[in-house]
Molecule: small-subunit ribosomal RNA
Organism: uncultured bacterium
RNA sequence: AGAGUUUGAUCCUGGCUCAGGACGAACGCUGGCGGCACGCUUAACACAUGCAAGUCGAACGUGAAGCCCGGGCUUGCUCGGGUGGAAAGUGGCGAACGGGUGAGUAACACGUGAGGAACCUGCCCCGAAGACCGGGAUAACACCGGGAAACCGGUGCUAAUACCGGAUGCCCUCGCUGGAUCGCAUGGUCCGGUGAGGAAAUGGAUUCCGCUUCGGGAUGGCCUCGCGGCCUAUCAGCUUGUUGGUGAGGUAACGGCUCACCAAGGCGACGACGGGUAGCUGGUCUGAGAGGAUGUCCAGCCACACUGGGACUGAGACACGGCCCAGACUCCUACGGGAGGCAGCAGUGGGGAAUCUUGCGCAAUGGGCGAAAGCCUGACGCAGCGAUGCCGCGUGCGGGAUGAAGGCCUUCGGGUUGUAAACCGCUUUCAGCAGGGACGAAAUUGACGGUACCUGCAGAAGAAGCCCCGGCCAACUACGUGCCAGCAGCCGCGGUAAUACGUAGGGGGCGAGCGUUGUCCGGAUUUAUUGGGCGUAAAGAGCUCGUAGGCGGUUUGGUAAGUCGGAUGUGAAAUCUCCAGGCUCAACCUGGAGGGGUCAUUCGAUACUGCCAUGACUAGAGUCCGGUAGGGGUGUGUGGAAUUCCUGGUGGAGCGGUGAAAUGCGCAGAGAUCAGGAGGAACACCCGUAGCGAAGGCGGCACACUGGGCCGGAACUGACGCUGAGGAGCGAAGGCGUGGGGAGCAAACAGGAUUAGAUACCCUGGUAGUCCACGCCGUAAACGUUGGGCACUAGGUGUGGGACUCUAUCGACGGGUUCCGUGCCGUAGCUAACGCAUUAAGUGCCCCGCCUGGGGAGUACGGCCGCAAGGCUAAAACUCAAAGGAAUUGACGGGGGCCCGCACAAGCGGCGGAGCAUGUGGCUUAAUUCGAUGCAACGCGAAGAACCUUACCUGGGUUUGACAUGUAGGGAAAAGCCGUAGAGAUACGGUGUCCUUCGGGGUCCUACACAGGUGGUGCAUGGCUGUCGUCAGCUCGUGUCGUGAGAUGUUGGGUUAAGUCCCGCAACGAGCGCAACCAUUGUUGAUAGUUGCCAUCGGGUCGCAAGAUGCCGGGCACUCUAUUGAGACUGCCAGCGAUGAGCUGGAGGAAGGUGGUGAUGACGUCAAGUCAGUACGGCCCUUAUGCCUGGGGCUACACACGUGUUACAAUGCGGUCGACAGCGCGCUGCUAACCCGCGAGGGCAUGCUAAUCGCUUAAACGACCGCUCAGUUCAGAUCGCAGUCUGCAAUUCGACUGCGUGAAGCCGGAAUCGCUAGUAACGGCGGAUCAGCUACGCCGCCGUGAAUACGUUCCCUGGCCUUGUACACACCGCCCGUCAAGCGAUGGAAGCUGGGAGUACCCGAAGUCGGUAAUCCAACCCGCAAGGGAGGUAGCCGCCGAAGGUAAGACCAGUGACUGGCGCUAAGUCGUAACAAGGUAACCGU
Repeated sequence: AGAGUUUGAUCCUGGCUCAGGACGAACGCUGGCGGCACGCUUAACACAUGCAAGUCGAACGUGAAGCCCGGGCUUGCUCGGGUGGAAAGUGGCGAACGGGUGAGUAACACGUGAGGAACCUGCCCCGAAGACCGGGAUAACACCGGGAAACCGGUGCUAAUACCGGAUGCCCUCGCUGGAUCGCAUGGUCCGGUGAGGAAAUGGAUUCCGCUUCGGGAUGGCCUCGCGGCCUAUCAGCUUGUUGGUGAGGUAACGGCUCACCAAGGCGACGACGGGUAGCUGGUCUGAGAGGAUGUCCAGCCACACUGGGACUGAGACACGGCCCAGACUCCUACGGGAGGCAGCAGUGGGGAAUCUUGCGCAAUGGGCGAAAGCCUGACGCAGCGAUGCCGCGUGCGGGAUGAAGGCCUUCGGGUUGUAAACCGCUUUCAGCAGGGACGAAAUUGACGGUACCUGCAGAAGAAGCCCCGGCCAACUACGUGCCAGCAGCCGCGGUAAUACGUAGGGGGCGAGCGUUGUCCGGAUUUAUUGGGCGUAAAGAGCUCGUAGGCGGUUUGGUAAGUCGGAUGUGAAAUCUCCAGGCUCAACCUGGAGGGGUCAUUCGAUACUGCCAUGACUAGAGUCCGGUAGGGGUGUGUGGAAUUCCUGGUGGAGCGGUGAAAUGCGCAGAGAUCAGGAGGAACACCCGUAGCGAAGGCGGCACACUGGGCCGGAACUGACGCUGAGGAGCGAAGGCGUGGGGAGCAAACAGGAUUAGAUACCCUGGUAGUCCACGCCGUAAACGUUGGGCACUAGGUGUGGGACUCUAUCGACGGGUUCCGUGCCGUAGCUAACGCAUUAAGUGCCCCGCCUGGGGAGUACGGCCGCAAGGCUAAAACUCAAAGGAAUUGACGGGGGCCCGCACAAGCGGCGGAGCAUGUGGCUUAAUUCGAUGCAACGCGAAGAACCUUACCUGGGUUUGACAUGUAGGGAAAAGCCGUAGAGAUACGGUGUCCUUCGGGGUCCUACACAGGUGGUGCAUGGCUGUCGUCAGCUCGUGUCGUGAGAUGUUGGGUUAAGUCCCGCAACGAGCGCAACCAUUGUUGAUAGUUGCCAUCGGGUCGCAAGAUGCCGGGCACUCUAUUGAGACUGCCAGCGAUGAGCUGGAGGAAGGUGGUGAUGACGUCAAGUCAGUACGGCCCUUAUGCCUGGGGCUACACACGUGUUACAAUGCGGUCGACAGCGCGCUGCUAACCCGCGAGGGCAUGCUAAUCGCUUAAACGACCGCUCAGUUCAGAUCGCAGUCUGCAAUUCGACUGCGUGAAGCCGGAAUCGCUAGUAACGGCGGAUCAGCUACGCCGCCGUGAAUACGUUCCCUGGCCUUGUACACACCGCCCGUCAAGCGAUGGAAGCUGGGAGUACCCGAAGUCGGUAAUCCAACCCGCAAGGGAGGUAGCCGCCGAAGGUAAGACCAGUGACUGGCGCUAAGUCGUAACAAGGUAACCGU
């Protein structure tokens, strides 16, 4: 510090996710030791049991047990005295500390800093002064009584450092009063005078401790204030003791704290009031920081103690282990009544994912009491449990290779685990055993603890796991599984070769831990102060005015609030950082230093901001004066054209409407036309990227009223300004209300069409509405998708409105300058790009509004507004891993342009109809083997299915096998021939006995390795092939442009068959394609002539002859064959073109513009085809899915399709005669000639291993004859009979021949195919395969030999450019809504249930306060006493008052028949809305 994920790719926006750190954690697997920490986050739920606050006899009275002495005696009791000191009590101090918890609390609760001149403070310290004289009670105790108990009552006795009266008063308090001094104010302080009032325990012990009053200190507390720190405005108004005053009460003290009276205030958008949540802080975690989150342990403060209320005591409490009352709960009970409060330490139940021992000790530290000894102390110190965390240590170290065995992988060679192990040597930390043995304590006293530590002993001995290995992210193979099981943080893996699942081997990471889950910060600049944005990604409010607020021109002086600097105080300790030190180190601990505030006070500085001077100024702003343009607004009039309607005339059959029609109108006279009239609405031309307005918007003309702008002048004011949360006004269309109006248009509606449907598009009608007045609504794609203001930053060119100026005598036109407005282009700059660019989206400042992933949703609920429709404000659950912007390359379009192609057109001939052949689908079957399936499967694999082939079926057999290699053992029993059985395979019998260099080889049998498989996967593959397409394209290097994908080149203008060439151009070159090179064909030269040829010469043969015949000699002229050359290049001419490329025409030429044809097929596409041609990886079968074999099937047949063939006839058919080819093929072959047969063919026999011989008579054609338009002398299917040939065998199932038979068919619907010249068409010939043949197929060959092309509008394919796109699996794309199904969350809803808060009233406990008090009362007073008084008091009354009750509402939550939409869910239904002009452009409002 970043990374993954939207796309085919790119850049951007933007969310989601990951890597880091942390934790009071939990869970899974695992677990050796030690140190230091930490350990109920949930039920502030309920608690058994024990302990957690007592102490003082040196305050006081009593005085148990025990012991001693004495007496009485019933000898184990009693009495007296002493000692003793238990126990309870009176009294004092403590119990308000310490310990726990975080429920409540949004508050002066906390933090920080001030103030108290408005206060208190036990114990402690300092100082001053003092303690004199008296009095009466009471608990304990004793007795009596009540009660189950808790406990209580009565009578009697008694003490005090308990209580009371009086005295004294250094002094204190209060009243009056004098003086001094100080303070921001109320007022304070000091020194006096005077009046009233006010103390004590002289007690206990004998070092001392106490008591009283006053002053001071210290400590602790209380009160007040400034500032700071949560969410919510879907909480906007709150408040009656409320705000203030006067007086009184009350308090330690100020104060509405309380009360009476008076006034009507107080708080609030700088967020009152309400709701939700929460103890606050030092700190902690994270972060570069700013921040964000958090508040466990430790420390400070606060609050609470079963829930609520209350006071008492006290220095201090409204009191955790005190009291009273109410409530809930638990327990005891004799039913009358009582007892209790673990959020102290342990512990229990419960809740929960989850959190410990009913331990030891007061030895240390600290606390209470005590003079002290001491007692108490679950504070604390320790130990126990828990890997909960942090830190440290160990589980050994060195050597050790045929690199053992085993495992795993393997290309079978090996690799790896791996120096790892074994083995050899060494060591002993930790743990274990044994011995010694602390510090912590100053004299006694050590829980920890026989612990830490030290020493010795034995032995590698007792001690390793967890997660991960597709990318992010470090680490790969095998097997299993087969969209299953499963994984997953995101992207995503898994459908038979999974580095992603599971296991194993190996590897990577960390290590007594490792992973997972949860939470927080980070990454996230993804709330942006540091540090973001708003034209199109989310985001500028529809516009203006304007309140608060924010911001604000020039200048002078002052001030010093902000700002800056210094100083002082404070910011507790701990934490943090640094430096040291102590535990062996570390964690941890100790010491020192540093750091930390928007804090307070004070001293200074004065540039800037603020404030003051009712200072000054004029450049901002405004006023004034003079001009000026304008569809600016409102109202009232008025005009013509047009539509419609009405009346009348003319006229006579249609009009209208559409893609085409129909509905509609019309002989009752339409439409057309003329004239007249009525009425409403809108204003053609002018009219413009012209004007005006804030926006919405504004258009005939005139008038009236009226707003604003611009220009010029510079007289006036003197910062009066900008923006603008709330607020107010305006605000298209549409809609609403009331009343008018209504010509045209036109939602709804009706009809006609279209259509599968058509609630639409089209047509005919037509009502609201559109218009006017008044009142509402308040929204729009209200858009420049661009808030307002000011300033600055190159220009060019239009246009609207002014002013000035130049030339000219004036003026016009024209030129120039300048201000304002409105457009276009463009530099810098900006931008993700597109683009913006003085009218900014540039550079700055000020103010406002708005945004923070998509969907849910601008929806629900609530509130406000509205007559309604609805508007404004505005969520969440749930769900997705994206949704988006711009640009790029493709593809596509019922977008555009250009161009090619037998693509159409123009032609010729077919197919589709018939019969047959053949292939396919389907059906059938035991099997009808398999594959090929739009073009690009279907006379295709198959260039030959009767057996074989053959892969299929049925039956019969076989198991090292029909075939290959090797090893071991064995054999001569091999093969072949013959025979028997059998359908055959096979079995049995007979016969048969290889070669040799003697090593062996060949062969056979047995056994084992293995063979074998046309079994699966062409979606694991190689190779080959098809197709787009012989289309003209496909790319690269360098350069340039672009952030980039990419572009450029390759586009453009011409041209070409062509990315062919030329020109231009930020491109310049190059490669694969094109072309050429190659073959063939067309002309010709040279060379060579055998098996080719024969013109010339000679001969032979045949023939009467003419002549024929290459038969021979001979020849090589010709043909031909073979080899090698020439020739064609737009080379020449003319025109066109740009002088180019080239095109058009011509000459010459056998051939002319690639001469014809072939071979040749770019990058790629179709997971195209082929595992059945071969090869090959996995998988599968192995007495079978292998192999052999008889027979059958592949040849089936209601049907459908493809491809062919033969025809339907006279341009024909039949017959007879006659002529002319080329390519090929042949020894298991082609076969002449001759003979036989009507023929298929047969017989005999010859030549040829082929330019020699044969196949081999080519046919169409020509000539002549017949047929004469008919189902025929067309056509030949089908069937019958008889044959031929091949073959082991023609039944299923061959071809051919002869005779007979003589079907459909008379030119073929929709539709569709081929072909542009030696082509189509027509005609025959050859070959492969092959015994034969289904060949009419296929591959070739030659013969005869046309027609047509105006042209590119249309169909199809393709190419180039361009445009749109929401497509990229690429239009066979994408995608919307209803309905149906499942699941999920949510709104409404008659209601139902619960909760907290408030209001009013009722009741009213405890208790304080007040009143009363006839009850009761010892102290003081009067009195001899009785009694009275003073002062109190039970009780009663009153105010307040918790819980409770009643009532009406508000709020929140849960639930609810039914209901609304929403989301999600491989293959449901209906349509086709959107994306292309998406087939009616889309979208916004209504």